[in-house]
């Protein structure tokens, strides 16, 4: 968890009886997503807005699931596990407090390296050499600051550097092989190797009507109206067409629909009224078992089952037995504990307790 008994509650069947069947979840919570269904629109297109963002598959769909890829982290023998808000920064515009010299082709603070000419000292074979200091140079050789500071190795060059060459790595382009694919491996070429950030604006791709069971429908009840406004033309013979006006279709445009009255039809503003009953309301993208297919999520076939439908809102009380855990000086028919929590149209997820 439960089983049995007595009493009690809701609903369905039954004749209004006796009696019988059923009666809160795995989260019913949150209302964060998706949908079924209902009504509006006459059901349309575009833009804006909003949402999603690696690949393939599953699903009614999803911002969900499965399996992979890539990146990061932990562990590390193999390996395994965890996280990802994972399209684009060599599009443009922004942002990065403080610290630091400097936050993007930005930068010299300290040390290091160089330091001509000229200066000082020493020395000499009188050609020069060495040392020191200064003006100045240097940019990755080290340090500092910071979350983050222009990849690594070897050589050439240079006063030292820059720069250049080669290799490795990164990035880009092309191509071969493997894979459904994201990608992986290889080769060739290029390389101003200017970092981070798009849960910044933005760009790209895909998707997307609105409102919601207090939707909506039937019966019935009840009240209260007031004010304003409402065309033109043609054809034709009481109708048609075009324009115009007002309104409807979440925002805008196009498009489209309705109306344009006079014995009362529309629209706008203000105001009044709407007791109650019934439906929606539970047979479902349902549940269980087995077979088959699939790595899996799942799909499919067969068999079986029907499991709240309340409406101020039901499922409780008592007793016995039993299950699990804890505990004891007393081991006994001992004592204690047994969570979170409560349907309201339904279902698939997510998150939380």
């Nucleotide at each position: 968890a439960g089983u049995c008994g007595c009493c009690g509650c809701g609903u369905c069947c039954g004749a209004u009886a006796a009696g019988g069947g059923c009666g809160a979840g795995g989260a019913a919570a949150g209302u964060c997503c998706g949908a079924a269904c209902a009504c509006c629109g006459a059901a349309g297109g575009a833009c804006a807005g909003c949402g999603u963002g690696c690949u393939u598959c599953c699903u009614a769909a999803c911002g969900g699931g499965a399996a992979g890829g890539c990146g990061g982290g932990a562990c590390u023998u193999u390996u395994u596990c965890c996280c990802g808000a994972c399209g684009g920064c060599a599009u443009g515009u922004g942002c990065a407090a403080c610290a630091g010299a400097a936050a993007g082709a930005a930068u010299a603070c300290c040390a290091g390296c160089c330091g001509a000419u000229g200066g000082u000292g020493c020395u000499c074979u009188a050609g020069g050499g060495c040392a020191c200091a200064c003006a100045g140079g240097u940019g990755a050789u080290g340090g500092g600051u910071g979350a983050a500071a222009u990849g690594g190795u070897g050589g050439u060059u240079u006063a030292a550097g820059c720069a250049c060459c080669a290799c490795c790595g990164g990035c880009g382009u092309g191509u071969g092989u493997g894979g459904u694919g994201a990608c992986a491996c290889g080769c060739a070429c290029g390389u101003a190797c200017a970092g981070g950030u798009a849960a910044a604006c933005c760009c790209c791709a895909c998707g997307u009507g609105g409102u919601g069971c207090a939707a909506g429908g039937u019966c019935g009840a009840g009240c209260a109206g007031u004010a304003g406004u409402c065309g033109c033309a043609a054809c034709u013979u009481a109708g048609u067409u075009g324009c115009c006006u007002a309104g409807g279709c979440g925002g805008u445009c196009c498009g489209u629909c309705u109306a344009g009255a006079g014995u009362u039809g529309g629209c706008u503003a203000c105001g009044g009224g709407u007791a109650g009953a019934c439906c929606g309301c539970u047979u479902g993208a349902g549940c269980a078992g087995a077979g088959u297919g699939g790595a899996g999520a799942c799909a499919u076939u067969c068999u079986g089952c029907c499991u709240a439908g309340a409406u101020a809102a039901a499922u409780g009380g008592c007793g016995a037995c039993g299950c699990a855990g804890a505990u004891c000086g007393a081991u006994g028919u001992g004592u204690c504990u047994g969570a979170c929590a409560g349907a309201a149209u339904u279902c698939g997820g997510c998150u939380u307790a």
Molecule: Bacterial RNase P class A
Organism: marine eukaryotic metagenome